[in-house]
RNA sequence: CCAGAUAAAGCCAAACCCGCUGUGAGGCGGGGACGGAAAGCUACGGAUCUCGGAAGAGACAGCCGGGUUGCCUAUA
Numbered sequence: 001c002c003a004g005a006u007a008a009a010g011c012c013a014a015a016c017c018c019g020c021u022g023u024g025a026g027g028c029g030g031g032g033a034c035g036g037a038a039a040g041c042u043a044c045g046g047a048u049c050u051c052g053g054a055a056g057a058g059a060c061a062g063c064c065g066g067g068u069u070g071c072c073u074a075u076a
Base pairs, nucleotide, nucleotide: 003073004072011036012035016031017030018029019028020027021026034062040068041067042066044065045064046063048059049058050057051056
């Protein structure tokens, strides 16, 4: 550097339920685990979604890329 075990130590937490919040997509907290090797961070590109008559303004990092940081390690 590549790779990712029926390994170890840990980590995150989909759906759903409850509370708060936002016009909305959503967000935050608690419960809960379907999953995840970057499911850490970042809206830079595409996709998707919301509001809006439009212009435009937003959401989403657990859709795919890009950037950036990082734990462990059998085998090669």
The RNA shown here (c-di-GMP-I-GGC riboswitch aptamer) has 76 nucleotides and comes from Desulfonema magnum.
It was read from a public genome assembly, where an Rfam model found it.
Its mean pLDDT, the model's own confidence on a scale to 100, is 86.
NCBI's taxonomy places the organism under Bacteria, Thermodesulfobacteriota, Desulfobacteria, Desulfococcaceae, Desulfonema.
Of the family's consensus pairs, 95% are formed in the model.
Its Rfam family is "c-di-GMP-I-GGC riboswitch aptamer". For this family Rfam cites "Structural and biochemical determinants of ligand binding by the c-di-GMP riboswitch " (Smith et al., Biochemistry, 2010).